The part of an RNA shown here (large-subunit ribosomal RNA, domain VI) has 268 nucleotides and comes from an Acidobacteriota bacterium. Model confidence (mean pLDDT): 88 of 100.
Context: one part of a larger RNA
RNA sequence: CGCAGGAGAUUUGCGGGGGUCUGACCUUAGUACGAGAGGACCGGGUUGGACGCACCGCUGAUGUACUGGUUGUUCCGCCAGGAGCAGCGCCAGGUAGUCAAGUGCGGUAGAGAUAAACGCUGAAUGCAUCUAAGCGUGAAACUCGCCCCAAGAUAAGAUCUCCCGCUGCGCAAGCAGCCUAAAGACCCCUCGGAGAUGACGAGGUUGAUAGGCAGGGUGUGGAAGUCCGGUAACGGAUGAAGCUGACCUGUCCUAAUCGGUCGUGAGG
Numbered sequence: 001c002g003c004a005g006g007a008g009a010u011u012u013g014c015g016g017g018g019g020u021c022u023g024a025c026c027u028u029a030g031u032a033c034g035a036g037a038g039g040a041c042c043g044g045g046u047u048g049g050a051c052g053c054a055c056c057g058c059u060g061a062u063g064u065a066c067u068g069g070u071u072g073u074u075c076c077g078c079c080a081g082g083a084g085c086a087g088c089g090c091c092a093g094g095u096a097g098u099c100a101a102g103u104g105c106g107g108u109a110g111a112g113a114u115a116a117a118c119g120c121u122g123a124a125u126g127c128a129u130c131u132a133a134g135c136g137u138g139a140a141a142c143u144c145g146c147c148c149c150a151a152g153a154u155a156a157g158a159u160c161u162c163c164c165g166c167u168g169c170g171c172a173a174g175c176a177g178c179c180u181a182a183a184g185a186c187c188c189c190u191c192g193g194a195g196a197u198g199a200c201g202a203g204g205u206u207g208a209u210a211g212g213c214a215g216g217g218u219g220u221g222g223a224a225g226u227c228c229g230g231u232a233a234c235g236g237a238u239g240a241a242g243c244u245g246a247c248c249u250g251u252c253c254u255a256a257u258c259g260g261u262c263g264u265g266a267g268g
Base pairs, nucleotide, nucleotide: 001152005163006162007161008160009159010158011157015149016148017147018146021049022048023047024046025045026044027043033038051106052105053104054103055102059100060099061098062097066093067092068091069090070089071086072085073084074083075082076081110144111143112142117137118136119135120134164267165178166177167176168175169174179265184262185261186260187259188204189203190202191201192200209255210254211253212251213250214249215248216247219243220242225238226237227236228235229234
């Protein structure tokens, strides 16, 4: 820009893409078959491999904004307690998120039309013949079926809902004057398991969108201070203490203020 008014939702599916894998074991059955050795078709069940999608309850990895330990040094006047730097100084753990080595699922079944092949009926050719007319069976291949995209499918589809003036001229489209600026969308702002930017999604005071705060959870692992024991290093008590990012819930304390723009008037 188009989809012959504008808008918000929900959709159909032309068409396209993905997927389509496979082993072993048990059973049928030591049966059919076979002198024996050996050893099935068909059918039923179990469990794997590789691959793919999703997820984080479990097992773990990471986790430089969480907790603790510890070395050297500088500083906070000293002690105590801390802070900076040293690859996060090093080390031990670890929430959310992300991830796999973790765990959940997938390939199936079924239908249609077929290939090779196997048949029925059957002439040409009184027999025969699956074929010439006609009718069947029959593959991981084909078309559906499963998952995803999808009406720029310009053949531009469908459904629901919402919105839109008077006068004059004109058959109408339309033009002019006056009035109006709808539904809705965007800008802007607070953000996000969305994201390079756009986009997408949640919100903007009729508000829990983010921060803060409160409570909870989780992690760390027993804070500081004081008291007690010990000459001291240190230990014990107060006390599952103190601290705790991203998690959960709540709460208008802070910030989403105030505003602006587009879009018209019943549709060739």